[in-house]
RNA sequence: AACGACGGUCAUUCUGUCGCUGCCGAGGUAACUCGGGAGAGGAAAGUCCGGACAACAAAGAGUGCCAUACUUCCUAACGGGACGGCGCCCGAAAGGGUGACAGCGAGUGUCACAGAAAACAACCGCCCCGCGCCUGUCGCAGGGUAAGGGUGAAAACGUGAGGUAAGAGCUCACGCCGUUGGCAGUGAUGUCAAUCGGGGAUAAACCUUAUGGGUUGAAAGACCAAGUAAACCGGGGUUUGAGGGUGGCUCGCCCAACCCGGAGGGUAGGUCGUUAGAGCGUAAAGGCAACAAUACGCCUAGAUAAAUGACAGAACUAGACAGAAUCCGGCUUAUAGACCGUUGUUUUUU
RNA sequence: UGCCCUGUGGUGUAAUUGGCUAACACGUCUGACUCUGGAUCAGAAAAGUCCAGGUUCGAGUCCUGGCAGGGCAG
Numbered sequence: 001a002a003c004g005a006c007g008g009u010c011a012u013u014c015u016g017u018c019g020c021u022g023c024c025g026a027g028g029u030a031a032c033u034c035g036g037g038a039g040a041g042g043a044a045a046g047u048c049c050g051g052a053c054a055a056c057a058a059a060g061a062g063u064g065c066c067a068u069a070c071u072u073c074c075u076a077a078c079g080g081g082a083c084g085g086c087g088c089c090c091g092a093a094a095g096g097g098u099g100a101c102a103g104c105g106a107g108u109g110u111c112a113c114a115g116a117a118a119a120c121a122a123c124c125g126c127c128c129c130g131c132g133c134c135u136g137u138c139g140c141a142g143g144g145u146a147a148g149g150g151u152g153a154a155a156a157c158g159u160g161a162g163g164u165a166a167g168a169g170c171u172c173a174c175g176c177c178g179u180u181g182g183c184a185g186u187g188a189u190g191u192c193a194a195u196c197g198g199g200g201a202u203a204a205a206c207c208u209u210a211u212g213g214g215u216u217g218a219a220a221g222a223c224c225a226a227g228u229a230a231a232c233c234g235g236g237g238u239u240u241g242a243g244g245g246u247g248g249c250u251c252g253c254c255c256a257a258c259c260c261g262g263a264g265g266g267u268a269g270g271u272c273g274u275u276a277g278a279g280c281g282u283a284a285a286g287g288c289a290a291c292a293a294u295a296c297g298c299c300u301a302g303a304u305a306a307a308u309g310a311c312a313g314a315a316c317u318a319g320a321c322a323g324a325a326u327c328c329g330g331c332u333u334a335u336a337g338a339c340c341g342u343u344g345u346u347u348u349u350u
Numbered sequence: 351u352g353c354c355c356u357g358u359g360g361u362g363u364a365a366u367u368g369g370c371u372a373a374c375a376c377g378u379c380u381g382a383c384u385c386u387g388g389a390u391c392a393g394a395a396a397a398g399u400c401c402a403g404g405u406u407c408g409a410g411u412c413c414u415g416g417c418a419g420g421g422c423a424g
Stems, first nucleotide, its partner, number of pairs: 001346010012315007020039002023036005041321001045332002048330005053217004060251004065213005070084001072082003085101001086099005102208002107206002109202003123149002125145004130140003133136001157175006176198002179194006221272004232262005243255003279298005286291001351423007360376004369407001378394005400416005
């Protein structure tokens, strides 16, 4: 230098003029005017997880439902992240990606077509014994056998040896899986030894085990102001309890004098919640890392029909995805381009 | 703001507990019949199931993420 792998940062910039939404100060009875300063994102998105916060006259039991599923840690919490273990995949290497990584040694179900047989498998074949007569490469009957055949995605632990009438984990060696014990490790796990076992796959099939989940959701909720019809009609109820809290169901518990329907009348405003927070930046004890004790500094949108834009010029002509609505931590998805760091291979130079 | 459902030829629907080359009707196209058109008859084309990935021997069907459309609450 070229070609990669991984991680991170930025997200057009600057100047002038005129606007828009809050805040601060001054003036004004007020409308408003003047001055100062602030004003979208890395995803504000999808609403997929987790919380904060708030309400439910307390939140109890059973059953059901949903979610999660290797270890240790981080964190307010998490289904997120870090580190490590195991499996699979990519790569020449550096390395990287990915896992729905508990259980089919509980039960039930399913395994199309083909094949004898898809789970306690004799169709062909092999072997033993008996009978028959046409004495054969025969037929019939009984029994043994999973080594061979072919089918299939999958064929009853694999290979070799022994053994046997023929065979077979029937026996042995090695290997694979499982179990038990020792050692290393916080642990997942690894390794060594023993031999008790090995009749398939499937739980992104029902299910089992363990853990967790009360419900709702800023239109939550608190308050102020204004106004009407505390009237009319029908039905039910007041200790013989209507109705409600209560959430999928049942029970239990609690509240309870009003409740349901009809036809009408009134209103259509405001304040708080609402942005100073598990906040941000820099340094940093500690830690492999995620993270973070501590110190210093900073204040950083808050609308409610909803503001953040327009024009001119310059860099350089082009400039992606995209717009806050209670807030925060993640995940996922969209995204033109620029820059930085670590590292592998090849070539060249010193 | 919160929540729910759906996606299969051009259109409307099927596909049973995951199973063989995704079926039917209308429509479209070609030919026959007719003086011509319609009707009728014969035949053909047209989707690989919204997209990407996974589980499985095998996916329209099961799972995850996304995209598009529709609906509900107050």